[in-house]
Molecule: Lysine riboswitch aptamer
RNA sequence: GGAAUUGAUAGAGGUUGCGCUUUUUAUCAGUAGGAUUUUGGAUGUGGCAGGCACAGGAGAAGAGAUUUGAAAGGGGAAGGCGCCGAAAGGAAGAGUUACCUGCUUGCUCUUGCCUUGGGCAUGCAGUGAAGAACUGUAUGACUGUCAUCGGAUCGAUGGGGCGCUAUCAGGUAU
Numbered sequence: 001g002g003a004a005u006u007g008a009u010a011g012a013g014g015u016u017g018c019g020c021u022u023u024u025u026a027u028c029a030g031u032a033g034g035a036u037u038u039u040g041g042a043u044g045u046g047g048c049a050g051g052c053a054c055a056g057g058a059g060a061a062g063a064g065a066u067u068u069g070a071a072a073g074g075g076g077a078a079g080g081c082g083c084c085g086a087a088a089g090g091a092a093g094a095g096u097u098a099c100c101u102g103c104u105u106g107c108u109c110u111u112g113c114c115u116u117g118g119g120c121a122u123g124c125a126g127u128g129a130a131g132a133a134c135u136g137u138a139u140g141a142c143u144g145u146c147a148u149c150g151g152a153u154c155g156a157u158g159g160g161g162c163g164c165u166a167u168c169a170g171g172u173a174u
Stems, first nucleotide, its partner, number of pairs: 006169006014084001017083009033068007043055004047103005087116004091111006098104001117143002120140008145159006
């Protein structure tokens, strides 16, 4: 003097940075459902198939009328908490829910196994009651960061978060 690699600590990104949560608000919706009644005349309900159970001629499903009338999920606003691979999506696996078995659906959890730096706008696809919103993806400009180059407080091109910046440790190569 101390490259590279490695480890530890701290930190940055911002048109709402990310996630969770509380309160409130509109929507969902005069919908689902309930009650009463008219009609109807043998089925109906438990996600689907089989089984089983239950309701049903003391009137099932369906249709009409009157009356009553939600909630969940998703969104907006305000606040709180934890954070900066914050997190999201996919895949695989496990658990759980709906009467039993199988399937399926919903929910939860695990795994850097894979993808995405970030938000925004537009197109497409999916979810969704939705023309809201969200998720994925493509394109565009923006933003942050690093590298290279230039006419250098800026610009151009390119990269990907397993990244970037700072400090410390370590003390090898030269």